Transfer RNA from Vitreimonas sp., 72 nucleotides, folded computationally. It matches the Rfam family "tRNA". The family's RNA type in Rfam is transfer RNA. The RNAcentral record of the sequence draws on ENA and MGnify. Model confidence (mean pLDDT): 82 of 100. Taxonomically the source falls in Vitreimonas (Bacteria, Pseudomonadota, Alphaproteobacteria, Hyphomonadales).

RNA sequence: GCCUCCAUAGUUAAAUGGAUAGAACGUGAGUUUCCGGAACUUAAGAUGGGGGUUCGAUUCCCUCUGGAGGCA
Numbered sequence: 001g002c003c004u005c006c007a008u009a010g011u012u013a014a015a016u017g018g019a020u021a022g023a024a025c026g027u028g029a030g031u032u033u034c035c036g037g038a039a040c041u042u043a044a045g046a047u048g049g050g051g052g053u054u055c056g057a058u059u060c061c062c063u064c065u066g067g068a069g070g071c072a
Base pairs, nucleotide, nucleotide: 001071002070003069004068005067006066007065010025011024012023018055027043028042029041030040031039048064049063050062051061052060
């Protein structure tokens, strides 16, 4: 330098172009307990940036950023 893949919550990780973006762990609060743990209830929290296509984009296209791999 070229090619391919990946980027969603603090972490892991789903979602056929159409739902209020679903869940697990973790975190906060509550119940329980002498205290803690466990258990149960409940709450907050996410689509890497920009642009395009579309009635509608996490999904398709372009570009940038970051990461992984391959070729040279």